[in-house]
RNA sequence: CUUUUGGAGGGUUUGAUCCUGGCUCAGGACUAACGCUGGCGGCGUGUCUUAAACAUGCAAGUCGUACGGUUCAAGAAGCCAAGACGCUAGAAGUAGGAAGCAAGAUUCGUCUUGCAUCUUGCAUCUGGCUUCUGGCAUCUUGAAUAGUGGCGAACGGGUGAGUAGCGCGUGGAUAACCUACCUCCGGGAGGCGGAUAAUCCCGCGAAAGUGGGACUAAUACGCCGUAAUGCCCUGAUAUGGCAUGAUAUCAGGAUGAAAGGCAGCCUAUCCUUGGAAGCUGCCGCCUGGUGAUGGGUCCGCGUCCCAUUAGCUUGUUGGUGAGGUAAUGGCUCACCAAGGCAAUGAUGGGUAGCCGGCCUGAGAGGGUGAUCGGCCACACUGGGACUGAGACACGGCCCAGACUCCUACGGGAGGCAGCAGUUUAGAAAUUUGGGCAAUGGGCGAAAGCCUGACCCAGCGACGCCGCGUGGGGGAUGAAGGCCUUCGGGUUGUAAACCCCUGUUAGCCCGGAUGAAGGUCCUGAGGUCCAACAGGCCAAAGGACUGACAGUACGGGCAGAGAAAGCUCCGGCUAACUCCGUGCCAGCAGCCGCGGUAAUACGGAGGGAGCAAGCGUUGUCCGGAAUUACUGGGCGUAAAGGGGAUGUAGGCGUCUCGGCAAGUUGGGUGUGAAAUCCUUCGGCUCAACCGAAGAACUGCACUCAAAACUGUCGGGAUUGAGCACGGAAGAGGUGAGCGGAACUCCCGGUGUAGCGGUGAAAUGUGUAGAUAUUGGGAGGAACACCAGUGGCGAAGGCGGCUCUCUGGUCCGUUGCUGACGCUGAGGUCCGAAAGCUGGGGGAGCGAACAGGAUUAGAUACCCUGGUAGUCCCAGCCGUAAACGAUGGACACUAGGUGUCCUCGAGUUAUCGGGGGUGCCGAAGUUAACACAUUAAGUGUCCCGCCUGGGGAGUACGGUCGCAAGGCUGAAACUCAAAGGAAUUGACGGGGACCCGCACAAGCGGUGGAGGAUGUGGUUCAAUUCGAGGCAACGCGAAGAACCUUACCUGGGCUUGAUAUGUUAGUGGUAGUGACCCGAAAGGGAAACGACCCCGAUUUUUCGGGGAGCUAGCACAGGUGCUGCAUGGCUGUCGUCAGCUCGUGCCGUGAGGUGUUGGGUUAAGUCCCGCAACGAGCGCAACCCUUGUUCCUAGUUGCCAGCCCCGCCUUUGGCGAGGGGCACUCUAGGGAGACUGCCCUCGUAAGAGGGAGGAAGGUGGGGACGACGUCAAGUCAUCAUGGCCUUUAUGCCCAGGGCUACACACGUCCUACAAUGGCCGGUACAGCGGGCUGCGACACCGCGAGGUGAAGCUAAUCCCUUAAAACCGGUCCCAGUUCGGAUUGCAGUCUGCAACUCGACUGCAUGAAGUCGGAAUCGCUAGUAAUCGCGGAUCAGCAUGCCGCGGUGAAUACGUUCCCGGGUCUUGUACACACCGCCCGUCACGCCAUGGAAGCCGGUAGCACCCGAAGUCACUGGCCUAACCCCAAGCUUCGGCGAGGGGCGGGAGGUGCCCAAGGUGAGAUCGGUAACUGGGGCGAAGUCGUAACAAGGUAGCCGUACGGGAACGUGCGGCUGGAUCACCUCCUUU
Repeated sequence: CUUUUGGAGGGUUUGAUCCUGGCUCAGGACUAACGCUGGCGGCGUGUCUUAAACAUGCAAGUCGUACGGUUCAAGAAGCCAAGACGCUAGAAGUAGGAAGCAAGAUUCGUCUUGCAUCUUGCAUCUGGCUUCUGGCAUCUUGAAUAGUGGCGAACGGGUGAGUAGCGCGUGGAUAACCUACCUCCGGGAGGCGGAUAAUCCCGCGAAAGUGGGACUAAUACGCCGUAAUGCCCUGAUAUGGCAUGAUAUCAGGAUGAAAGGCAGCCUAUCCUUGGAAGCUGCCGCCUGGUGAUGGGUCCGCGUCCCAUUAGCUUGUUGGUGAGGUAAUGGCUCACCAAGGCAAUGAUGGGUAGCCGGCCUGAGAGGGUGAUCGGCCACACUGGGACUGAGACACGGCCCAGACUCCUACGGGAGGCAGCAGUUUAGAAAUUUGGGCAAUGGGCGAAAGCCUGACCCAGCGACGCCGCGUGGGGGAUGAAGGCCUUCGGGUUGUAAACCCCUGUUAGCCCGGAUGAAGGUCCUGAGGUCCAACAGGCCAAAGGACUGACAGUACGGGCAGAGAAAGCUCCGGCUAACUCCGUGCCAGCAGCCGCGGUAAUACGGAGGGAGCAAGCGUUGUCCGGAAUUACUGGGCGUAAAGGGGAUGUAGGCGUCUCGGCAAGUUGGGUGUGAAAUCCUUCGGCUCAACCGAAGAACUGCACUCAAAACUGUCGGGAUUGAGCACGGAAGAGGUGAGCGGAACUCCCGGUGUAGCGGUGAAAUGUGUAGAUAUUGGGAGGAACACCAGUGGCGAAGGCGGCUCUCUGGUCCGUUGCUGACGCUGAGGUCCGAAAGCUGGGGGAGCGAACAGGAUUAGAUACCCUGGUAGUCCCAGCCGUAAACGAUGGACACUAGGUGUCCUCGAGUUAUCGGGGGUGCCGAAGUUAACACAUUAAGUGUCCCGCCUGGGGAGUACGGUCGCAAGGCUGAAACUCAAAGGAAUUGACGGGGACCCGCACAAGCGGUGGAGGAUGUGGUUCAAUUCGAGGCAACGCGAAGAACCUUACCUGGGCUUGAUAUGUUAGUGGUAGUGACCCGAAAGGGAAACGACCCCGAUUUUUCGGGGAGCUAGCACAGGUGCUGCAUGGCUGUCGUCAGCUCGUGCCGUGAGGUGUUGGGUUAAGUCCCGCAACGAGCGCAACCCUUGUUCCUAGUUGCCAGCCCCGCCUUUGGCGAGGGGCACUCUAGGGAGACUGCCCUCGUAAGAGGGAGGAAGGUGGGGACGACGUCAAGUCAUCAUGGCCUUUAUGCCCAGGGCUACACACGUCCUACAAUGGCCGGUACAGCGGGCUGCGACACCGCGAGGUGAAGCUAAUCCCUUAAAACCGGUCCCAGUUCGGAUUGCAGUCUGCAACUCGACUGCAUGAAGUCGGAAUCGCUAGUAAUCGCGGAUCAGCAUGCCGCGGUGAAUACGUUCCCGGGUCUUGUACACACCGCCCGUCACGCCAUGGAAGCCGGUAGCACCCGAAGUCACUGGCCUAACCCCAAGCUUCGGCGAGGGGCGGGAGGUGCCCAAGGUGAGAUCGGUAACUGGGGCGAAGUCGUAACAAGGUAGCCGUACGGGAACGUGCGGCUGGAUCACCUCCUUU
């Protein structure tokens, strides 16, 4: 000094987690388009579609200083003509005027007519003149110009069709080339000739155009001469080169050029104002060279996709020769040879202009190739050449084709992918503008002309950049909007209002830069020259030139005046509420929102973001490490080839030396400009623009280095191999042999079954089976040994012996000397099934048949049974061909088994090598796990993967006899599919444990009748809720009215009730006879107030209150939502569980604790333990009951004491005193704790015992963890939201909730003798009572009645308890059982018992004789049985809640059923098995394969035809220039008809060849009757295949079968649960 500055993630699979993996979002960029909106300016930019078609105008001309002409104008000199409204002279005419004369008329003013003179105008004729006019020719000047000629038109401008190519990029080569104009240098420009356009004439044609004749010029054309340093040939020398070659020089030979124009001058010659030759200048011309510029050609390297394109090629590859080209070359041709290219991808197909750059990205990369720049290609489509320095030519030509236009139908014309513009296409892209002022280009000497290049303007927010839409103050926080918990909040300093400023837009005024090296004029000076002329150069001065444009910019004026929208607000992602809607309408990038409280739809308010824009859509990169070079993977997620051998290729031990290809460093050239970057500068800034620098990471050349790779040479031995000596083995092949079992056959014995199953049947057997025994035949397989033992590459291999044979290991020395590893293709091997041919066939056994099972059973089970299984020969080539783990080498703790082998050894054992297992370290892993046999750490090589489905399918190819194998997509569709592990839940998994769960018992239900509830049905209504357990004698602890919510009918409307407010009200409030009415309600005479204040003597008046009336707010609702809620409740379950803190483990979910061993009713306790503690539950504390003590003693009690009365007088009863002993009552204590003993146990604890009223939680109750069931209840209550408001509210009467073919639940009573009935007799407890309980007494058969004492209750009453017990009777029957039903008569309650109460008496006397399948309760004071009380209640109890009386049986036990707990296991479940899920069929939609065919595109092949054109040949016809001959003419110089030749040409022929035609194929696409499967689709059908042992374990390959999932056979796998055994390991 330079360089280096740069990297973010999120959402979505799950109940949760980690991983894999896809989808998706946030960023940037557009030549964009669309939607809404839109003030100004600058700079850019603007048909991506139809290389579709184009009206109109313009886009390439210029030069008169190349040429002949033409036109016009001016000028010069000249000729001709006649005309004049030119001049002049004359003649006659005509019209008027002047004065005069005459005649006529007269109104006596004059008028009319005639004559002659002068004059004026007009017209005609004649003569003269030419400054005017016309014409002709010449010259000069100027302007213009068709044609000939020159230059240009090959540039500039457009487009991207084609092209996968030396097309482009980059670097080279050209010794294989060209280059007009331009530069510089050398030389030259002599002499001649013949034509032809234009023009004129005559034709043809509608036109475009064209034919013939005649004339003419040139810088047009031709010939001759001259020239070499050019070019060619021959020879020589030198230099340098890799080479073919080149360069330079010399000698000789051949070939072979030219054009003038303009301006000026007179110095020398000639004619003489001045010219000609000549000279000078300028521009041109010819020749040679040089430079520059531009190009041609060749080469190295780079340059998309498809292998479902694998072989391609005959001018092909090379050579020789020739032709052709500016030039190399098969570029072309003849001949010769048979080559050339290709897996490092030829050929074919698809797509595409390439690059500088642009976008993106941290970069590497990826995408792209607009605008600007370089190159290429194209110009309606195809072919072709001509001209030219240059073209195979955008605005040239010829031909063919398509299309359009004109036409007289005969013929013609055209090519916007130039600028504008039009049509079409499309989502989509501008003015038919101005100017050559600038820059650049063409022509020209120049002026200049041309220039849609270009410079400008116009249009479009299309992009980038800049500016503005105001600034400051301003709280009563206005109004309005929105929200609200009604208090307020927010919009919001926002507005209003006050004070300012003046950008932009508007108006007025001024007003550029761009313009000068330009042009013109003057022109000092210089230069050429003979020259003072002229030309050229030129300082200085002057003049002129602007499309943009009166624009930029500057000044002034007025005035906040004229200027803000768009998107979004569920998460990602910044931003929230209300209303509407109600799985509708809609939203959506992904996840997903919406089914009545939507921050997700629509609107509103508010907010967030960006802003003259904002969103959407599309495309690209990014994020995506999601193709991984940087920078990924393959045990189980997608992914290791079934195994080996080996080709190409890739990679490869130690050492020495050489080389320098790779590699590294230095230098040189190049890497265009623009862009990017840095710095500086110019527009007020910026965008934009300019300058300088850096950079352009590349390529080539060159110099150097030699470590590594490579290569060549030499050496080595450790990799690899060989030899020798041993060893083990189901390694392979062929042959032979053997025994057991089995079936069959024959015979014997023998008799009724056998066989088979869960149970059976089919089958078999009296024609003798099975069983047993003797003999024989046959085929297949080889028990035990046998072992996570052995061998093999894998598949696989198992009786014994032999033959042949492969590999491996160990030991020891020796040998070869890197010979190695891997391995795309290739080749070989390759279980089972299957195929072909031939054998064989015992057993087994797909298919098949039958029997069962079943709803069915195309299955599982059974009886049979064919292919097959076996052998030989040949195919097939696949498997869960698995260690789901490719091969090789090296390294990285160990421990412990086992097989083979070797060594040491003291025979305990130790060590080495090779296999084969298990456990483990580091490390790895998503985890599981792997771990010297790696899934660790490295190197090399191969194979494979890139979301799920579609699909290992289709098509194509290939292999196969076939089955089928290998290779192997897409459309479409989904947002997942998946791996491992976690917590649960579940299992027709396992282990342990508990519970009236089963079992053991007792009694029931289910059958009957009745009661009650429910369903259903009915009805005007039968109000509503509850629905498995956990609804159903439930809410309801009591529906005749009421209740009551339902129905019918009648009424009320601020309401039956509350609060507030306004107004009214003294005949008001209140009372209310009477009328209507079922009542409610409506009407209504009459009577008739009160309180407070003020005024007033009082009466009375005014105001207010209360009340009432009317109105407004509101009330009311058993209307809806229990899925918006609170509260309460049920249930699992009184089950033993549920959690937390800290620590530890795990990436994490989570685990540990809480598991384990014991124990308990218990997560109760103990022990152990990476856990230590704690909480909610358990238990205990509470109530009650059981024992006892203390205290207390009325209404309780009365043993003893005193007294009285009565009686039937050892006594009993009653009253009073007295007492509190007992019972009891109700307060407080005690008591029980495994405390004591024995046994077992480490302990916890268990078993037994003692004592005790009670013994191991004594019995019972209350008490219900975290949670589950969107469990129940909006009708107890409360409550959000919604709905209703003369009704869904309120009142009333009547009805209904009580219905009744049925069904179910819960009960009562029974069916009888353990009983019924009759009689007698005994013993409770809990409770209740004043609108009450109601004694005694009387009446009634009774229900009950009359009447009334007592009792506000330990006092009185309800209150007789019943069963039991005693006695009697009944005698097994539809009964003296049973009591339903019905009739009659009553009682009670009540306003009222009809619908619709209970009870009583008499009578009646149903079903029912113990209950099918099934099912319930209960483990002790329990079940069973007996009665009693209470709540509700006027009345009503078989229900409910309590109470006591009598009072059992049984539990072996945990296999099973049900429920629960813990641990464990599997899982595809997590809405959690009432789960998940498969296939056919049916329906709808979508894309797709096949297909008789039909239609089209593309490229080639063969043949036919063959335009234009080049080339070749020909050319009897035509032919000015040059040559030869030559009639004739001649001014004697020559000219020359004509003929011949040279050269040229028309024409003809041939090769090639476009388009076209024919044919057979290829390939791509469209379409198609029909057909195949696939995908998707809230609620279709059939089954149940899979997930648990999924109820037959599943899966793979194959074969057969079947509506379907599937089933079965054979072989294989574990990615199978469970139990047992074996082996191994770990610990003790």